Model confidence (mean pLDDT): 82 of 100.
This is a predicted structure of a 73-nucleotide RNA (transfer RNA) from a marine sediment metagenome.
Rfam family: tRNA. It is annotated as a transfer RNA. From the family's description: Transfer RNA (tRNA) molecules are approximately 80 nucleotides in length.
RNA sequence: GGGGCUGUGGCGCAGCUGGGAGCGUGUCUGAAUGGCAUUCAGAAGGUCGAGGGUUCGAUCCCCUUCAGCUCCA
Numbered sequence: 001g002g003g004g005c006u007g008u009g010g011c012g013c014a015g016c017u018g019g020g021a022g023c024g025u026g027u028c029u030g031a032a033u034g035g036c037a038u039u040c041a042g043a044a045g046g047u048c049g050a051g052g053g054u055u056c057g058a059u060c061c062c063c064u065u066c067a068g069c070u071c072c073a
Stems, first nucleotide, its partner, number of pairs: 001072007010025004019056001027043006049065005
């Protein structure tokens, strides 16, 4: 320098040929227990790596770019 893969709550991940942003865990609050642990219920937390484009509508399609991993030179 060129190719490929990945990037989504604090952490680990899903999101099926464009229309509801979700799961597990963690955090907080409440209940059960004498207390811890544990169980149950509820809540908070995301500009979907960044910018632009297409579209009535984009995590998803197109372009550019950043970071990590990997292959070739």